Large-subunit ribosomal RNA, domain IV from a soil metagenome, 352 nucleotides, folded computationally. RNAcentral holds the full RNA, with entries from MGnify.
Context: one part of a larger RNA
RNA sequence: CUCUGGUUAAGGAAUUCGGCAAGAUGGCUCCGUAACUUCGGGAGAAGGAGCGCCCCGGUAGAGUGAAGGACCUGCGUCCGGAGCUCGAGGGGGCCGCAGAGACCAGGCCCAAGCGACUGUUUACUAAAAACACAGGAGCGUGCUAAGUCGCAAGACGCCGUAUACGCUCUGACGCCUGCCCGGUGCUGGAAGGUCAAGAGGAGAGGUUAGCUUCGGCGAAGCUUCGAAUUCAAGCCCCAGUAAACGGCGGUCCUAACUAUAAGGAUCCUAAGGUAGCGAAAUUCCUUGUCGGGUAAGUUCCGACCUGCACGAAUGGCGCAACGAUUUGGGCACUGUCUCAACCAGAGACUCG
Numbered sequence: 001c002u003c004u005g006g007u008u009a010a011g012g013a014a015u016u017c018g019g020c021a022a023g024a025u026g027g028c029u030c031c032g033u034a035a036c037u038u039c040g041g042g043a044g045a046a047g048g049a050g051c052g053c054c055c056c057g058g059u060a061g062a063g064u065g066a067a068g069g070a071c072c073u074g075c076g077u078c079c080g081g082a083g084c085u086c087g088a089g090g091g092g093g094c095c096g097c098a099g100a101g102a103c104c105a106g107g108c109c110c111a112a113g114c115g116a117c118u119g120u121u122u123a124c125u126a127a128a129a130a131c132a133c134a135g136g137a138g139c140g141u142g143c144u145a146a147g148u149c150g151c152a153a154g155a156c157g158c159c160g161u162a163u164a165c166g167c168u169c170u171g172a173c174g175c176c177u178g179c180c181c182g183g184u185g186c187u188g189g190a191a192g193g194u195c196a197a198g199a200g201g202a203g204a205g206g207u208u209a210g211c212u213u214c215g216g217c218g219a220a221g222c223u224u225c226g227a228a229u230u231c232a233a234g235c236c237c238c239a240g241u242a243a244a245c246g247g248c249g250g251u252c253c254u255a256a257c258u259a260u261a262a263g264g265a266u267c268c269u270a271a272g273g274u275a276g277c278g279a280a281a282u283u284c285c286u287u288g289u290c291g292g293g294u295a296a297g298u299u300c301c302g303a304c305c306u307g308c309a310c311g312a313a314u315g316g317c318g319c320a321a322c323g324a325u326u327u328g329g330g331c332a333c334u335g336u337c338u339c340a341a342c343c344a345g346a347g348a349c350u351c352g
Stems, first nucleotide, its partner, number of pairs: 001347008010338002014336001019333001027051005036041001038172001052094005061086004068079004095099001107331007114323002119131002135170007147156003173318004178248003183245002185241005192236003198230002203225005210217002249267005276310001277307001288304005
C1' cells in the first nucleotide's frame, strides 16, 4: 500500500452524476393511524407505551374431564369434580449502563413520470417504461371450415362447430375515441376499353406436273408465313371501406388607448386537428415566463400556450393498488465528507 472486518471527538450529505457504500430501523402485546380510493385497500401508514427476575400464586379464569353417585338398560341422560394442559390483570419486592439484554430481526414520509396488476426477458455487461396479460375491436372461416406442416399419403386445427377456430391491432378500470375514401390496400360490381395461349384461316411466299410468244404463268400435294373474327383472370373503370396503410393548410385585413382578433376577404385541399393534454420520456430557440420549494435550484412541482415537430385503439386524457422501475424533496441515521486516526485478520514486501 491492497483486501475483509471493527471503533471514532465536533459537525451530519458539506461527499457525489446520484446518500453509491455504510449506518440507522428491526420482535411481541397494547394504544393510535392521514390524503386518496375501484370501498377491497392505503396500513406494520405515520406516531407512541410496555417487556427481566422473585413473592401473593401456577392465583382468578379457560380447555379437557377420571373416580364416585342418581335415573336407568342405551356403547343412554344428568350430577360430580380429581388429575392434566393453558394462564392473565392487579399488588409488593430485587438487580444491572442496558430486561425484544446475544444471535436473529421492516428505515419511513411527501410529490411527479411510465407501466394497471401477479407474471416474462437479452443462459455469460440491459429485469426495464420492453414482452405477456384479463378486457376492447376488426377481418376471415358453415365443416372434407379457414389456417398451418408436408412432393404426397397424411397430420394439426378437433374427436372442436360461429358463446367455435385462425390472423391482426389495442392493452385493467373510468370518461371517451372527432373529420378525410383523393393516393395505396382490401371487398363488391360487371356495361365498355385493353388483353395470353388456344381456335380461326382471308391472303402471301417456296417447290414443280403442265403450258409457253421462252419473258414467264402455274393445278394438286408438300411446306413457310399469316389478316379479320373469337377468347379468361388481371389492369383501366364504377362503388364501398380508416379500431385498413395513412392524412388532418396558407396569405391579408379588421373593435373609440394600446394590444389582441369574435369577424371578413382570398388561394389551395380528399379533408384541413374536434375533445382532452401541452417547454411534455415529445419544446429547437430554452436555464421560455410566472409561482412554489433553497441562503443560493440548467433538475423538480404548479401554471401559462408562442405545440420548431401532442392528439384520440401506430389509442387520447385520468386513475386507487402494485414496482429490486425513473425523477425531485424531507425526517431519521451515519467515516460519504470536513480529515483523517487507530485496532484485528489476510495479502503484498524481506529472510528462510

The coordinates come from a structure-prediction model, not an experiment, and the mean pLDDT is 89.